[in-house]
RNA sequence: CGUGCAGGCCGGGUGAUCGCGGUCGGCUAUUUCGGUAGCUGAUCGAGGAAAGUCCGGACACCGCAGGGCAGGAUGCUGGCGCAAGCCAGGCGGCGAAAGCCGACGGAAAGUGGAACAGAAAGUAGACCGCCGACGGCGUGUUCUCCGGAGACGCCGCCGGUAAGGGUGAAACGGUGGGGUAAGAGCCCACCAGCGUCACGGCGACGUGGCGGCUUGCCAAACCCCGUCCGGUGCAAGGCGAACAGGGCCCGUACGAGGUUGCCCGCCCAGGGCCCGGGUAGCUGCCAAGAGGGAUGAUCACCCUCGACAAAAUCCGGCUUACAGGCCUGCUAACGAG
Numbered sequence: 001c002g003u004g005c006a007g008g009c010c011g012g013g014u015g016a017u018c019g020c021g022g023u024c025g026g027c028u029a030u031u032u033c034g035g036u037a038g039c040u041g042a043u044c045g046a047g048g049a050a051a052g053u054c055c056g057g058a059c060a061c062c063g064c065a066g067g068g069c070a071g072g073a074u075g076c077u078g079g080c081g082c083a084a085g086c087c088a089g090g091c092g093g094c095g096a097a098a099g100c101c102g103a104c105g106g107a108a109a110g111u112g113g114a115a116c117a118g119a120a121a122g123u124a125g126a127c128c129g130c131c132g133a134c135g136g137c138g139u140g141u142u143c144u145c146c147g148g149a150g151a152c153g154c155c156g157c158c159g160g161u162a163a164g165g166g167u168g169a170a171a172c173g174g175u176g177g178g179g180u181a182a183g184a185g186c187c188c189a190c191c192a193g194c195g196u197c198a199c200g201g202c203g204a205c206g207u208g209g210c211g212g213c214u215u216g217c218c219a220a221a222c223c224c225c226g227u228c229c230g231g232u233g234c235a236a237g238g239c240g241a242a243c244a245g246g247g248c249c250c251g252u253a254c255g256a257g258g259u260u261g262c263c264c265g266c267c268c269a270g271g272g273c274c275c276g277g278g279u280a281g282c283u284g285c286c287a288a289g290a291g292g293g294a295u296g297a298u299c300a301c302c303c304u305c306g307a308c309a310a311a312a313u314c315c316g317g318c319u320u321a322c323a324g325g326c327c328u329g330c331u332a333a334c335g336a337g
Stems, first nucleotide, its partner, number of pairs: 001335003004330007012302007020045011047308001051319002054317005059233004071229005076089005090104001091102004105224002110222002112218002127165002129161004134156006141150003173191006192214001194211007237283003245275006257267003303306001
């Protein structure tokens, strides 16, 4: 110096021309006077994730005296925050380290689960092995009072044993020593774990002493315990027309009108209410901002030759994707000098 780790930043640049959308202004045309269209000037026009729509909040409407059940979310400690979450610390795992990851309360309340393999998977469990008793058989062996006895080996059977082998992700604390027929927390030392005491720390917890010797794993299985949670989402919600057509009422009308000569019936000025329709539209809605639809193209020069990807009410987070580059700090295992 490189690989490594953490944090932060950039996400082609500059110039010219043209185009698209919004806002404000000017001019022209048109208008039902609300606007609409064209030209023109100024100005603004995606992101670090705009994404996934996974959390939370604002906002809006509905519901709601209070409490409970059900359901959901969450779960070490301290601080910040309305909350989601963030920061710092503790513990556990990984790494040589910097550092990274963790739904990280309870398995001694109960219920349940553990494929395959294995004898046995938790009230553990004797397949091989090891040890002992008994019975039978055998012998290049020992003793003998010649009847046998012992030793060794094999077979059978009964029992002991969780040290060893084997199976498994996992076999009822681990290592070593003593002990024993062989073994075993049976005894001892250390370690792990549990309980308790002292000290340190706000705390999670840590360190040390003592004690009896040990209660396996899974709660992102049900469950128990603590804390929190009303529902629906901007297609929420608010304002809210006009024309046609239709219904009812008043009225034209103690009518001379129309419809077929006459009668009945129907139609015939105008007004009110309702339906049409809570429709269209406007708003909510933004220094991007809706029509759920703009944010681009070309040319020139330069460079490391450009990734992932594009708003739709707003805000705070989380997660995921990302070519390449820059800055700061840290580590010292490996490689080079």